[in-house]
The part of an RNA shown here (large-subunit ribosomal RNA, domain II) has 681 nucleotides and comes from a Rikenellaceae bacterium. The full RNA is in RNAcentral, with records from ENA. Rfam family: Bacterial large subunit ribosomal RNA. The source organism's lineage runs through Bacteria, Pseudomonadati, Bacteroidia, Bacteroidales and Rikenellaceae. The prediction has a mean pLDDT of 86.

Context: one part of a larger RNA
């Protein structure tokens, strides 16, 4: 990892409801007792329970009680069905679907390991150092105190043995559940060590680390309570058929649990439900508005206040300061409304649609974590695959077809069968089914095949102005002048540093008291304008379609790829085809309803998680009845049979003694999941 066995809603009792049977205004026993039997059974036992009356808090009264002052209302009864047994489901106690704790609690066993006491015993190679005391000498008055010598002091010194364990290196399914190499520390002590003894778990030891009590310690181990709880996790075994949810609300030491509604099954009894039209209500939402409430905006007019003037006491007079009310104007608003839809909702006679969808009562449930996706909102940053809550839609529990690929987008709801046809989204060059389809315009960027503010003679429409044959626009040849170097200014200012004037005037065909460059200023080179050459359009605004720029990331390049450019891009049509479990055609099959039942027919209708509800299939015992086997039973193993399925026959080997059809009755009744149990590979 596999493969086989073995593994989970059962028993007992009360209630509740339905199903079938006995008896019935009744129903029925229970201990216990007789009789009997292999196990059975059959009889007695009426104590006792549940009905048969109910209403009152009672006293009470009773087909009627109770409230009441009430003979008024009301309220809860009466007008006949129950009760014993069997099945079945669900709930209550009970261990109650099975596994599965950390954990409490009692009686025990343990100090042979460890910790720390007692008691008796035991060990510590060698080596240094050389304390106090003595003795001797100096030496003092007597001392002190010196010197030498003896002497052998210390949780002294080095360093085996013994003992610890500081560092490092191997070991890390080890040689070893703590070692093993090199080194290290202590080593006469608070040292090592032996035997014997003591202290025990709500405890005990503790140079004290939650450390040790026997590889187990923040409270040891063993058996009991004990099948402890486990609002959590996992699991919980054959088949088909019909329906088919919910992630809501209220409460809840409640928020991953419950309880009652909702919302699914089912059974009964009812006659209703929905939508459309039309009619008649209620409302304050979008939208708008500015009459309230309030924000804001210029401006006017003006009380008040500031400043100026005023003999500054003051009247008074000003005022490009602020500025209530007020008028003009031109905005805002969930918690503003003088106004106000579309949607939804409520309600009615009618008329159509549908045809069980609607309501009551009874039983059984699951569901209280929901996700996206559009659309109006609130919170967040006018973020989130963010988070609340509405309204719908998918997805949950929905498979097919499209989106490359992708629960929740887009088509579209899968009874089965088919080498039939028809569409939908989406597609129709080739990967790949169907058009290298027509018509017309548009991109040139591979745009299409990511992205904004901005940005630009890109390109196409399209609108509207100017100028243009009395000749526009572009070039090109020619002029572009005089007062005057316009005044002030300045060293200097001459068209071009600055100021001032600029509607200056003259001569012209035209020519700024100067567009720009240049110069120290002059000068010089332009522009405006003007003439000519030339010969037909040219300049500007705006709107609208396609594209450029802006444009930097981490394997591999923003179409799924190759590839596409009068397109395989986009935009408008237009015709034809591909294409799905959609929808038709053929066949088969159930379910529900009608025809009244069979039969057969017609119509509908069969995706589905939790979940409800309905038929069945096999397995092992027991009972009646029939039967089958050494002429070969049950198991096992092949096989092209039958059956809608669980599953049933038949045949041939194998095996070598049991087995089966029907009809009841009973359950250790069905394994692939539990890091399930045990045995094998």
């Nucleotide at each position: 990892u596999c493969c086989g066995g073995c593994g989970a809603g059962c028993u007992g009792u009360g209630c509740u409801g339905c199903c079938c049977g006995g008896c019935a205004a009744g129903g029925u026993u229970a201990a216990g007792c007789g009789c009997g039997u292999a196990a059975a059974g059959c009889g007695c036992g009426g104590a006792g329970c549940c009905g048969a009356a109910g209403g009152g808090a009672a006293a009470c009264c009773g087909a009627g009680c109770c409230u009441u002052a009430a003979u008024a209302g009301g309220g809860c009864g009466c007008a006949g069905a129950g009760u014993c047994a069997g099945g079945c489901a669900g709930c209550g106690c009970a261990g109650g679907c099975c596994c599965g704790a950390a954990a409490c609690c009692g009686g025990g066993u343990g100090a042979c390991c460890u910790a720390c006491c007692c008691a008796u015993g035991u060990c510590c190679a060698g080596g240094c150092u050389g304390a106090a005391g003595c003795u001797g000498c100096c030496g003092u008055a007597a001392g002190a105190g010196g010197c030498a010598g003896u002497g052998g002091a210390g949780g002294g010194c080095c360093g085996a043995a013994c003992g610890c364990a500081c560092a490092u290196c191997c070991g890390u399914u080890g040689a070893a559940a703590a070692g093993g190499g090199u080194g290290g520390c202590g080593a006469u002590g608070a040292g090592g060590u032996g035997u014997g003894g003591g202290u025990a778990g709500c405890g005990g030891a503790g140079a004290a680390a939650u450390u040790c009590c026997a590889a187990u310690c923040g409270a040891a181990c063993c058996c009991g309570g004990a099948g402890a709880u486990a609002g959590c996790u996992g699991g919980u075994u054959c088949u088909c058929c019909c329906c088919g949810a919910a992630a809501u609300a209220g409460c809840u030491u409640u928020a991953g649990g419950g309880c009652u509604a909702g919302c699914c099954c089912u059974g009964c009894g009812g006659g209703a439900g929905u939508c459309u039209g039309c009619c008649g209500g209620a409302g304050g939402u979008a939208g708008a508005g500015c009459a309230c409430u309030g924000a804001a905006u210029u401006u006017c007019c003006u009380a008040g206040g500031g400043g100026g003037c005023g003999u500054c006491a003051a009247a008074g007079c000003u005022u490009a300061c602020c500025g209530a009310a007020g008028a003009a104007u031109a905005u805002c608003a969930a918690a503003c409304u003088c106004c106000g839809a579309a949607u939804g909702c409520c309600g009615g006679c009618c008329a159509g649609a549908u045809g069980c969808u609607c309501c009551g009562c009874g039983g059984g449930a699951g569901u209280c974590a929901g996700a996206c996706u559009g659309c109006a909102c609130g919170a967040g940053a006018u973020a989130a695959g963010u988070u609340g809550g509405g309204c719908a839609g998918u997805c949950g529990a929905g498979a097919g077809g499209g989106a490359a690929a992708c629960a929740g987008c887009c088509c579209a709801g899968a009874c089965c069968g088919c080498c039939g046809g028809c569409u939908a989204a989406g597609g129709c060059c080739c990967c790949c089914a169907a058009g290298u389809g027509c018509g017309u315009g548009u991109u040139a960027a591979g745009u299409g095949g990511g992205a904004a503010a901005g940005g630009a003679u890109g390109u196409g429409g399209g609108a509207u102005u100017u100028c243009a044959g009395a000749g526009a626009c572009a070039g090109c040849c020619a002029g572009g002048a005089u007062g005057u170097u316009g005044g002030c200014u300045c060293a200097g200012a001459a068209g071009c540093a600055g100021c001032c004037a600029u509607g200056c005037a003259u001569u012209c065909a035209a020519a700024g008291a100067g567009u720009g460059c240049g110069u120290a200023a002059c000068a010089g080179c332009u522009c405006a304008c003007u003439g000519g050459u030339c010969g037909a359009g040219a300049g500007g605004u705006c709107c609208c379609g396609c594209g450029c720029c802006g444009a930097a990331a981490a394997u591999g390049c923003c179409c799924g790829g190759g590839g596409c450019u009068g397109a395989a891009a986009c935009a408008c049509g237009c015709c034809g085809c591909c294409g799905a479990a959609g929808c038709c055609g053929c066949g088969g099959g159930g379910u529900g309803c009608g025809c009244a039942a069979a039969a057969g027919c017609g119509c509908a209708c069969c995706g589905g998680u939790a979940g409800g509800g309905g038929a069945g299939c096999a397995u092992u015992g027991c009972c009646g009845c029939c039967g089958c086997a050494g002429g070969g039973a049950a198991g096992c193993g092949c096989c092209a049979c039958c059956g809608g399925a669980a599953g049933g026959a038949g045949g041939c080997g194998u095996g070598g003694a049991g087995c089966g059809u029907c009809g009841g009755g009973a359950a250790g009744g069905g394994a692939g999941a539990a890091u399930g149990c045990c045995g094998g590979a």